[in-house]
RNA sequence: GUCCCCGUCGUCCAGAGGCCCAGGACGUGGCCCUUUCAAGGCUAAAACACGGGUUCGAAUCCCGUCGGGGACGCCA
Numbered sequence: 001g002u003c004c005c006c007g008u009c010g011u012c013c014a015g016a017g018g019c020c021c022a023g024g025a026c027g028u029g030g031c032c033c034u035u036u037c038a039a040g041g042c043u044a045a046a047a048c049a050c051g052g053g054u055u056c057g058a059a060u061c062c063c064g065u066c067g068g069g070g071a072c073g074c075c076a
Base pairs, nucleotide, nucleotide: 001072002071003070004069005068006067007066010026011025012024013023018056028044029043030042031041032040049065050064051063052062053061
C1' cells in the first nucleotide's frame, strides 16, 4: 500500500430495510420480602463510533473518516 472482518447500555451479547423512540443477561439505583444479610420478586436509568448518500422508511444497504483485529505484498 491492497483486501477482509469488527465497532450497539458500565460489561458481554441479540439484531441482516418497517414488527426497534432498539431486546436479553450480569452489574447499578429504588421498592417489596426477611429479625438482618444473601437469595428471590417488582421496577427504573443506561447504547446504535463519526460524517455523507440511497430509500417513503436505515442499527441494518453504499461511500468516506476514525479506532481495533487479520491476510497478502515488499527481501527473490

The prediction has a mean pLDDT of 83. Predicted 3D model of a 76-nucleotide RNA (transfer RNA) from an Acidobacteriota bacterium. It was read from a public genome assembly. Rfam family: tRNA. Rfam links the family to the GO term triplet codon-amino acid adaptor activity. The source organism's lineage runs through Bacteria, Pseudomonadati and Acidobacteriota.